[in-house]
The RNA shown here (TPP riboswitch aptamer (THI element)) has 112 nucleotides and comes from a Caldilineaceae bacterium. Its Rfam family is "TPP riboswitch aptamer (THI element)". About the family: Vitamin B(1) in its active form thiamin pyrophosphate (TPP) is an essential coenzyme that is synthesised by coupling of pyrimidine and thiazole moieties in bacteria. Rfam links the family to the GO term thiamine pyrophosphate binding. The literature on the family includes a 2003 paper in FEBS Lett by Kubodera et al., "Thiamine-regulated gene expression of Aspergillus oryzae thiA requires splicing of the intron containing a riboswitch-like domain in the 5'-UTR". It was read from a public genome assembly, where an Rfam model found it. The prediction has a mean pLDDT of 77.
RNA sequence: CAUAGCCACCCGGGGAGCUUGGAAGCGCCAGGCUGAGAGGGCAACCGGUCUGUUGCCGACCCGUGAACCUGAUCUGGGUAAUGCCAGCGAAGGGAGGUAGGUGUGGGAAAGG
Repeated sequence: CAUAGCCACCCGGGGAGCUUGGAAGCGCCAGGCUGAGAGGGCAACCGGUCUGUUGCCGACCCGUGAACCUGAUCUGGGUAAUGCCAGCGAAGGGAGGUAGGUGUGGGAAAGG
């Protein structure tokens, strides 16, 4: 000097599926599957036989090759079932800056 991996700081993005049994008036309880995570807390709204929606906070994952979304009512396999696994896929979209430490590579000077 370059570089990008990690750490740090600040900022930002994202998802919450499938299923069994039970309960009852409220929108619940206890399990099973995959997963990092399958909704932990609060509030508002909505519904009235439906068993939610939204917002904020929290946990978790991710910030450009790998979160997540789309294609997709996709293709193959498998399962009790599923966005379960694989393909598609370095696909298209998608949220990043800062300086420092460290690592790696190159160069220079001084000393031994």